[in-house]
């Protein structure tokens, strides 16, 4: 000088005039105040919260896999051991789907005579006869063997489902007039992954067809397992305690534009209940470590 990991932090700044949404306040008019992300993206784990009268057994079926902590919880996170790759005198950094191979089955090109209760290349030694004993050779593995389980299982351990278009509440308005099927306590039908058993409801109806009638408001909705500082305890993850602080709530969807200036000249990209994580896309700037290039 470039480039690559890793981590932190930042996501164009003022100013000024118009225009949008919310919530207070007001004498109409106006004022004031907030006003999209670290990843809001992916819907990939985990959950709050809401509903299915209760959410039981056992199959089957999906996840997890050393150990020890954290966390509400997790497939997440910290920390230590173990393989692995990288550098390497020491050393450091990176990844990790880390249990079991004498329960069982399946796979292992090519080369090799042969890759499993098989087989007999070459050489020696033995034998009535025999790969019956050595040793080379070939490959990554050759005496009944080795390797492989993000192959199939096998072991331990966990697991009810749905989803805010959950759902609750108000108003509005008609038609069950027909038809089939089962069935009225000897239960038809239902009961939120699948199958089957118990359980319950259902005290008379239940499915389906066909037709008619509304589809309007309002709640849920934003004070949170919320942030931020400071101290204490921990290798850390984080955990307790004081003080402060409130930061979008739209409902076809609100933050734009003009002008001027500054500056390292600015990407990825738009909330839709809501929270903790993975994991992908990516601008600038600093901090450490690697590689290169000039120059002295």
């Nucleotide at each position: 000088u470039a480039a690559g990991c890793a981590g932190g932090c930042u996501a164009u700044c003022c100013u000024a005039u118009c225009g949008c949404u919310u919530u207070u306040a007001u004498u109409u008019u106006u004022a004031a105040a907030a006003g999209a992300g670290g990843a809001a993206a992916g819907u990939c784990c985990g959950g709050a919260c809401a509903c299915c009268a209760u959410a039981g057994g056992a199959c089957a079926g999906u996840a997890u896999a050393g150990c020890g902590g954290g966390u509400a919880a997790c497939a997440c996170c910290c920390g230590u051991c173990g393989u692995u790759c990288a550098u390497u005198u020491u050393u450091u950094g990176a990844a990790u789907a880390g249990g079991a191979a004498u329960a069982g089955u399946g796979c292992a090109a090519c080369a090799g005579a042969a890759a499993g209760u098989a087989u007999g290349u070459a050489c020696a030694g033995g034998u009535u006869a025999a790969g019956c004993u050595g040793u080379a050779g070939u490959g990554a593995a050759a005496u009944c063997a080795u390797g492989u389980a993000a192959a199939c299982u096998c072991u331990a351990u966990a697991c009810g489902g749905u989803g805010a278009a959950a759902c609750g509440c108000c108003a509005a308005g008609u038609a069950u007039a027909u038809u089939u099927a089962c069935g009225c306590u000897u239960g038809a039908g239902a009961g939120u992954u699948g199958u089957c058993c118990a359980c319950u409801c259902a005290a008379a109806g239940u499915a389906a067809a066909a037709g008619g009638g509304u589809a309007g408001g309002c709640g849920g909705u934003u004070u949170g397992a919320g942030c931020u500082u400071u101290u204490a305890a921990g290798u850390a993850a984080u955990u307790a305690a004081a003080a402060g602080c409130c930061u979008a709530g739209a409902u076809a969807a609100a933050u734009g534009a003009u002008a001027g200036g500054g500056c390292u000249a600015g990407a990825c990209a738009g909330a839709a209940u809501c929270c903790g994580g993975c994991u992908u896309a990516u601008u600038g700037c600093c901090u450490g470590c690697u590689u290169u290039u000039u120059u002295u």

Predicted 3D model of a 296-nucleotide RNA (Bacterial RNase P class A). Of the family's consensus pairs, 96% are formed in the model. Model confidence (mean pLDDT): 75 of 100. Its Rfam family is "Bacterial RNase P class A". Rfam's curators write: Ribonuclease P (RNase P) is a ubiquitous endoribonuclease, found in archaea, bacteria and eukarya as well as chloroplasts and mitochondria. It is annotated as a ribozyme. Its family is annotated with dimeric ribonuclease P complex, tRNA processing and ribonuclease P activity in the Gene Ontology.